The prediction has a mean pLDDT of 85. A computed fold for a 1396-nucleotide RNA from an uncultured bacterium, annotated as small-subunit ribosomal RNA.
[in-house]
């Protein structure tokens, strides 16, 4: 300079990091599933080197040679059968069988060449086997090519063949005859060989080469168309092909560490073409290996293949080179070549034949068989090409080869049609029912004719004079014809990945590469229907490569993710300071030679393209040789001093080792003194003490560790080292430069040291203390906790070798900003023991670049470089099993594998959690009051019975909930009796006129039958309405799924949080604002501050209630006036009250406290102060919370019934258990009399004054009032007088008995209420447990809704009206900061073990 280098899923709530797993691509002798038109060019036992039937695959050569055997011709002998004429005497014809010669032709044997190539397999082989690049002065080489030189004369066999003769048979014995280019002498012979010798030259060497002399040894064959050729002999050179040797490459595994006796080497034979322990014999004792020998497993090598940016990694089918092997081992002969696929011997497996005596054979040639396997082809046709083999050659032989058949195995091409068509046809398939997709696709018009098919003509390939010669093959090709005609599938559609709906199913049946889908609305399973994508193929399965920077040389790393050796000391091995010289081993540069061919790549060509084939060029990155260059590495020589070392002074120190003293403390012993208890604990026993203990005093023993000092000080390699003194001894540090002169770093093995346990031997033991016991704790409690207590801890030797042996951070050098401490030395400077300044070594903290996933480190580096060693490759299995080595033993040490996970982990991150921290709040607790759980009863649930006891609600946050009110109905449950387009709606046809409405019959009612009365417009057709009758469309459903939903609500919580935008930090999740100091009820404010602002929420805004002012004065009110039984009434508007609209409260003022701030604390004003009291109002969201049964609503299901009408029944049951209430248990009270004062509602099918009448419940009449008028309506509690006098009562009312009153069709099941009459349980109530902080709580009446009746509940009013909060330590929930975390469904979490 040019070409290249793609990446995603999955670990987590989420986020970066490691880290595996997996996919997308590419290739394949492939096989399997479904499916298949045609060429054309390749490929097809990868297993049993398993056993093999048949035929086929090596022959030729008569011009080397006797024969034999056949045809022709010739001649010769006899002329035969048989046959024609015949004078029957014979005549012709005819020519068999035989001899000899020629001549053609076959051909068993002899002889010669070739069977050692050619084809085929990969079993064996880890080796000079293969590759590659030298060597042979240690060799051979037929047939071919060149050239010299030569061929005289001879002689004896042996097949074949005759004849005998074994034997089944293959196969043979004897005996006789014969030829040669078969075979044996002898002659000639050197340029060959040996011997001797003589001179030249040349090589690292053994030695070669030449040019001589002399001796001595060995040769041959002849055929033939007849003259030209192929043979023969010796000899020297080519070429060819081989044989040896050597250097460098070549697979894993040290849980194979030693191997080796012809082994190593000599010397002398021997043998071979040739060198050598290749043999042998004698001598020596060597040779190999950590640079990996032996041995143990695979395994043909290699040019190429496929893959990949490349560097590798994998892989050796086809094609080509080698090697090696032919049923398995052995062995040789023959040759020029073998130790020989289709020879030979010998042995040993099988198999075959057999007359049982004995024979025969080797497809890993071609084809083809069985067998093995997922799985691999014709018992084809040819010598026409090309190659070989024989031969003068004609020729003949060739399952090499050309070809042809089978397979979609592969790789190219090429077809299944083209243009035009929109009612956007029918059909499917969807659907929001309107349409939308299939879809210009089809039908139809018009055109083409590749290919396949029919017909006709027809090649190259043959070889360069002619002629002949084609298996393919009448193929390829050309031409013609008819006609769209005969030709499409496979796989996918959740993300990776390009492509979506429907229906079936129901964690089933399935699917799956990972992630993962599937438990009733599945784009993941099965079908359709559509879409994607490759396409005569398409998918799966299977192995390689990629991606994998996941073995990292290109290209990784070891604080925390896997991974630094506990620590030194050093071997070997690697690296290594300045200068100066010389060599060239590395290194770099020219040339040579080699790197086959074929592939790859460029290019030009040829088949119509293309595959595929011819050419060219380029590459083959190598390895040799040679010439040259010194810069750097290396070697060698010389040198020099700063690395390193050594001297020579100094100080420091818990550095080690031995001996020796010392004082305080705790145990014992001995005496005193002294009395009842010590001791221990969370509280206790256990133990000790009255035989005197703890205490205290005093004397004594023994052992073992050294308070203060004492320090993120000090010394060591590390482990570790501490009371003082002597002794020996190790290191480091400074200060001087006097000495050597790179003598240096690291270090795989090896060697040593190495806490505490623990082992052995003997000592010693005070006090502590595994194991042990004994009290406690607890459900247990083989612990914590006490009370004892052995080993052990100590000392001396000797073993173990390990630790979270840690800074989880190997060792040396050198560099790279600063501040500030601290130990030790030295120097300056000063009058100075001080301060200061400079510097060497050490040891901590902060910190900037830098690094780094973050956390962090940051001159003591985890930053720059550089050198050495150690270690890592996903989690589990596991530091585990074997083995091997150490130890006495425990155990170290070294260290897989089957299998099984898809993540296991590292830093940060938001959150939820903690029997963590900190700060706040709440009737949370703590003061308190007044209950709830005992009893009776009411109501609701459960459980349980039932025909049915309809459903729903289930922890706060179901349980007097839904339900503001079940006797019929409600009602949904149950049984019975009916109905079926239906009780309700919307269409449609038919009939009819009514609808309604009264009756009546029959039913328990409904259903069903029946009778009377009974309309409107109209253009007179009929319309509107209805009703009945049919038909289907559908109606209906409190049937299910609150885990398909909307809506509503419940809850944390009326907590004070939640969040967003812009900017900033952070790689990122994310943070920041929202934290931080105050303060508040409050994220409320106020100050700071990388933050500045904003929403929802908090506060207010709204409605009530407290003052008080205007304004209105009726039905409300009445202080003066006048009045009266009466605010009845005139009349007033003062007041109450009413309802409209003002006012008023803001920390607005003071003092004080705080930061001069918000705030706080206290005072005055004031009806009311510090959100004044209530209420309405519920942020983001949390519980898959509630509700399909209020309502809506998807989907399923039922459709003479899970719907629809009716009658009775349940829903009201009843051993029992529980919540939630009433009533009481009594004197702060029960009853009686007879008085007083609310608020807030209702009210016409209604509330009902008053009179009457009843004991009463209530009845009868009946005024007033749609309401500040009238009426419910008596307010209780309370105060005043009697009574009652502690009792199961004059306390409680509960059951139950009788007669009653309403209300309603109807009070059995099942109302309510009244009178009278019975008069249970119950004497304040266990564990436990709720509410309440001011007009509350307790109390005590009173109205409302629901309703025909029919509250102890529910909602609301008002009357009396307390107590108590020091405080936040502790339970309960919450809010905020921090902190840990292995939780994130978030502690009801995760997660370990036993068992199933």
């Nucleotide at each position: 300079c040019c070409c290249u280098u793609a990446g995603a899923g999955u670990u987590u709530g989420a986020u970066c990091c490691u880290g595996g797993c997996u996919c997308a691509g590419g290739a394949c002798g492939a096989a399997c599933u479904c499916u298949g038109g045609c060429g054309g060019c390749g490929u097809g036992c990868c297993u049993a080197a398993c056993a093999c039937a048949u035929g086929c695959a090596a022959g030729u050569c008569g011009a080397a040679c006797g024969g034999a055997g056949u045809u022709g011709c010739g001649u010769c002998a006899c002329g035969a059968a048989g046959u024609u004429c015949u004078u029957c005497g014979g005549a012709g014809c005819g020519g068999a069988c035989g001899a000899c010669g020629c001549a053609g032709c076959u051909u068993a044997g002899u002889g010669g060449c070739g069977g050692a190539c050619g084809g085929g397999u990969g079993a064996g082989u880890a080796a000079c086997g293969c590759g590659u690049g030298a060597g042979c002065a240690a060799c051979c080489u037929g047939c071919c090519u060149u050239u010299c030189a030569g061929a005289g004369g001879g002689g004896g066999a042996c097949a074949a063949c005759g004849g005998u003769u074994g034997g089944a048979a293959a196969c043979g014995a004897c005996c006789g005859c014969u030829a040669a280019u078969a075979c044996c002498g002898c002659a000639u012979g050197a340029a060959a060989u040996g011997a001797c010798u003589g001179g030249a030259c040349c090589g690292c060497a053994u030695g070669a080469u030449c040019c001589g002399g002399u001796c001595a040894u060995c040769a041959a064959a002849g055929a033939u168309u007849u003259u030209a050729u192929c043979g023969c002999u010796g000899a020297a050179a080519g070429a060819u092909g081989g044989g040896c040797u050597c250097g460098c490459g070549u697979c894993u595994g040290a849980u194979u560490a030693g191997a080796u006796a012809g082994u190593u080497g000599g010397u002398g034979g021997g043998g071979u073409a040739a060198c050598g322990g290749c043999c042998c014999a004698c001598c020596a004792a060597g040779u190999c290996g950590a640079c990996g020998a032996u041995c143990a497993g695979u395994a043909g090598c290699c040019g190429g293949a496929c893959u990949g940016a490349g560097a590798g990694g994998u892989u050796g089918a086809a094609c080509g080179g080698c090697c090696a092997c032919a049923u398995u081992g052995g062995g040789a002969c023959u040759g020029a070549g073998a130790u020989a696929c289709g020879a030979c011997c010998c042995a040993g497996a099988c198999u075959c034949c057999u007359a049982c005596g004995g024979g025969a054979g080797g497809c890993a040639g071609c084809a083809g068989u069985g067998g093995g396997g997922a799985a691999u082809a014709u018992u084809g046709g040819g010598c026409a090409a090309u190659g070989g083999g024989g031969g003068c050659a004609a020729c003949c032989c060739u399952g090499a080869c050309c070809c042809a058949g089978c397979a979609a195995c592969g790789c190219c091409g090429c077809g299944u049609g083209a243009a035009g068509g929109a009612a956007g046809a029918a059909g499917g398939c969807u659907u929001u029912c309107g349409g939308g997709u299939u879809g210009u696709a089809a039908a139809c018009u018009u055109c083409u004719u590749u290919u396949a098919c029919c017909g006709a003509g027809g090649a190259c390939g043959a070889a360069g004079a002619a002629c002949g010669u084609g298996a393919c093959g009448g193929u390829a090709c050309u031409c013609g014809g008819a006609g769209a005609a005969a030709a499409a599938g496979c796989c996918a559609c959740g993300g990776c990945u390009a492509a979506c709906u429907a229906c079936g199913u129901g964690c089933c049946a399935g699917c799956a590469g990972c992630c993962g889908c599937g438990g009733u609305a599945a784009u993941a399973c099965g079908u359709a229907g559509g879409u994607g994508g490759c396409a005569a193929g398409c998918g799966u399965u299977g192995u390689c490569c990629g991606g994998a920077a996941u073995u990292a040389c290109u290209g990784g790393g070891u604080g925390u993710a896997a991974a630094g050796g506990g620590c030194g000391u050093g071997u070997a091995g690697g690296c290594g300071g300045a200068g100066c010289g010389g060599c060239a081993a590395g290194u770099c540069a020219g040339a040579a030679g080699u790197g086959a061919a074929a592939u790859c790549u460029c290019u030009g060509g040829g088949c119509u393209c293309a595959a595929c084939c011819c050419g060219g060029a380029a590459a083959c990155u190598g390895c040799u040789u040679u010439u040259g260059a010194a810069a750097c590495u290396g070697u060698c020589g010389c040198c020099c001093u700063u690395g390193a070392g050594u001297a020579u002074c100094g100080g420091a120190g818990a550095g080690g080792c031995a001996g020796g003293c010392g004082g305080a403390a705790u145990u014992c012993c001995u005496a005193g003194u002294g009395u009842a208890g010590c001791g221990g604990u969370g509280a206790a026993a256990u133990g000790c003490g009255u035989a005197g203990a703890u205490a205290u005093u005093a004397g004594g023993a023994g052992g073992a560790a050294c308070a203060c000092c004492a320090g993120u000080g000090g010394c060591g390699a590390a482990g570790g080292c501490g009371g003082c003194c002597u002794g020996c001894u190790g290191g480091a540090c400074g200060a001087c430069a006097a000495c050597u002169g790179a003598c240096g770093c690291u270090g795989a093995g090896g060697c040593g040291c190495g806490a505490a346990a623990g082992c052995g031997u003997g000592g010693g033991g005070a006090g502590c203390a595994a194991a042990c016991a004994g009290g406690a704790u607890u459900a247990g409690a083989u612990a914590c906790c006490c009370u004892g207590g052995u080993a052990g801890u100590c000392c001396a030797c000797g073993c173990c070798g390990u630790a979270a042996a840690c800074g989880a951070u190997g060792g040396a050098u050198a560099c790279u900003a600063g501040g500030u401490g601290u130990g030790g030395g030295g120097g300056g400077a000063c009058u100075g023991a001080c301060c200061c300044c400079c510097u060497c070594c050490g040891u901590g903290c902060c910190g900037c670049a830098g690094u780094a996933a973050a956390c962090a480190c940051a001159a003591u580096a985890g930053g720059u470089a550089u050198c050495c060693c150690a270690c890592c490759u996903g989690g589990g299995g596991a530091g585990u099993a074997c083995g091997a080595c150490c130890g006495c033993a425990a155990g170290g040490u070294u260290g897989a594998a089957a299998c099984u996970c898809a993540a296991a982990g590292g830093a940060a991150u938001u959150g939820a959690c903690g029997g963590g921290g900190g700060c706040c709040c709440g009737c949370a607790c703590a003061a308190g009051c007044a209950g709830u759980g005992g009893a009776u009863u009411a109501u609701g649930u459960g459980g349980u019975u039932u025909a049915a006891u309809u459903c729903g609600a289930c922890g706060c946050a179901a349980c007097g909930c839904g339900a503001a009110g079940a006797a019929c109905c409600u009602u949904a449950c149950c049984u019975g009796g009916c109905c079926u387009u239906g009780a309700c709606a919307u269409c449609c046809c038919a009939u009819u006129g009514a609808a309604u409405a009264u009756c009546c019959g029959g039913u328990a009612a409904a259903g069903c039958g029946g009778a009377u009365a009974g309309g409107c417009c109209u253009a007179c057709g009929g319309g509107a309405c209805a009703a009945u009758g049919g038909a289907g469309a559908c109606a209906g459903g409190u049937g299910g799924u609150g885990c398909a939903u909307g809506g509503u609500u419940g809850u944390c919580g009326u907590c004070a949080g939640c969040u967003c935008g812009u900017g900033u930090c952070g790689u990122g999740a994310g943070a920041u604002g929202u934290u931080g100091g105050g303060u508040u009820a409050a994220g409320u404010c106020c100050c700071g501050c990388a933050a500045c602002g904003a929403g929802c929420g908090c506060a207010a805004c709204c409605c009530u209630u407290a003052u008080u002012c205007c304004u209105a004065g009726u039905a409300g009110c009445c202080a003066g006036c006048a009045g009266u039984c009466a605010g009845a009434u005139g009349g007033g508007g003062a007041c109450u009250c009413u309802a409209g609209g003002g006012a008023g409260a803001c920390u607005g003022c003071c003092g004080g406290g705080g930061a001069u701030a918000a705030c706080c604390c206290g005072g005055a004003g004031g009806a009311a102060g510090g959100u004044g009291g209530g209420g309405a109002u519920g942020a983001c969201g949390u519980c898959a919370a509630a509700u399909c049964a209020u309502c809506a609503u998807g989907c399923c299901c039922c459709u003479u019934a899970u719907g629809g009408c009716c009658a009775g029944g349940g829903c009201u049951a009843c051993a029992c258990a529980c919540g939630u209430g009433c009533u009481a248990c009594a004197a702060u009270g029960g009853c009686g009399u007879a008085a007083a004062c609310a608020a807030a509602g209702g009210g016409a099918a209604g509330c009902g004054a008053g009179a009457g009448g009843g004991u009463g419940a209530c009845c009868u009449u009946a005024a007033g009032c749609a309401a500040a008028u009238c009426c419910c309506a008596a307010a209780a509690a309370u105060a005043a007088c009697g009574u009652c006098c502690c009792a199961g009562u004059u306390c409680g009312g509960a059951u139950u008995g009788u007669a009653g009153u309403c209300u309603g069709c109807a009070a059995c099941u099942c109302g309510a209420c009244u009178a009278c009459a019975u008069g249970a349980a119950g004497c304040u109530g266990g564990a436990a447990u709720c509410g309440c902080u001011a007009g509350u709580a307790a109390u005590c009446g009173c109205a409302g809704a629901u309703c025909a009746g029919a509250a102890u509940g529910c909602u609301g009013c008002g009357g009396u009206g307390a107590a108590u909060a020091c405080g936040u330590u502790c339970c309960c929930g919450g809010g905020u900061c921090u902190u840990g975390c292995a939780c994130u469904c978030a502690a009801c979490g995760c997660c370990c073990g036993u068992c199933a």